[in-house]
Context: one part of a larger RNA
Molecule: large-subunit ribosomal RNA, domain VI
Organism: Dehalococcoidia bacterium
RNA sequence: CGCAGGAGAUUUGAGGAGAGCUCUCCCUAGUACGAGAGGACCGGGAGGGACAGACCUCUGGUGUUCCAGUUGUUCCGCCAGGAGCAUCGCUGGGUAGCUACGUCUGGUUCGGAUAAGCGCUGAAAGCAUCUAAGUGCGAAGCCGGCUUCAAGAUAAGAUCUCCCAUCCUUUUUCGGAAGGAGUAAGGCUACAGGAAGACUACCUGUUUGAUAGGCCGCAAGUGUAAGUCUCGUAAGGGAUUCAGCUAAGCGGUACUAAUUGGCCGAGGG
Numbered sequence: 001c002g003c004a005g006g007a008g009a010u011u012u013g014a015g016g017a018g019a020g021c022u023c024u025c026c027c028u029a030g031u032a033c034g035a036g037a038g039g040a041c042c043g044g045g046a047g048g049g050a051c052a053g054a055c056c057u058c059u060g061g062u063g064u065u066c067c068a069g070u071u072g073u074u075c076c077g078c079c080a081g082g083a084g085c086a087u088c089g090c091u092g093g094g095u096a097g098c099u100a101c102g103u104c105u106g107g108u109u110c111g112g113a114u115a116a117g118c119g120c121u122g123a124a125a126g127c128a129u130c131u132a133a134g135u136g137c138g139a140a141g142c143c144g145g146c147u148u149c150a151a152g153a154u155a156a157g158a159u160c161u162c163c164c165a166u167c168c169u170u171u172u173u174c175g176g177a178a179g180g181a182g183u184a185a186g187g188c189u190a191c192a193g194g195a196a197g198a199c200u201a202c203c204u205g206u207u208u209g210a211u212a213g214g215c216c217g218c219a220a221g222u223g224u225a226a227g228u229c230u231c232g233u234a235a236g237g238g239a240u241u242c243a244g245c246u247a248a249g250c251g252g253u254a255c256u257a258a259u260u261g262g263c264c265g266a267g268g269g
Stems, first nucleotide, its partner, number of pairs: 001152001005163007015149004021049007033038001051106005059100004066093005071086006110144003117137004164268001166181006186264004190206005211257003214253005220246003227240005
């Protein structure tokens, strides 16, 4: 820009893409078959491999924004307690998120038309013949079925809901046409943000508010803070104390910030 008014939702599916894998074991059955050795079809069940998708409950990883321990050194006047630097100094753990080595799920079943192949009926050619007319089966393959994108599918689809028929100018063959203005439903912008994201887009919220921060509570992590008391000559131990501190999690709460606004947007067969 189009989809013959302007919007907000929900959709149909022309067409496209993806998936499609495979093994072992058990039963049937040591049966059919076979002198034996060996050893099934058909049918039923169980467990795997690789691959793919989703997810983070579990098991782990990461987690330079959390906690603790600890070395050297500088500084905070000293002690105590801390801070900086040394790969995050090193080490032990670890929430959310992201993850695989973790968890769950998938390939199937089924329908249609077929290939090789197997047939039925059957002539040409009194026989025979699956084929010439006719007709039936038959594959991991083909077309559906499963997942997904999808109306720029210009043949531009469908359904539901909302907004209404204003004013001005020009032109007119008086039917109308063209241009403009302010609006409607609605949208954009702006701002607070996001399990959305390179940007954009998308999604949520904007005081009629829990959108982010703060605060409160909980969960969860670390592992018993500082100070004081006490035991020990001391290094240290014990009590207060399952303490103290705490990120991204969950719930609540208007304390702070989402202010006031601006712009666009129909007049229709």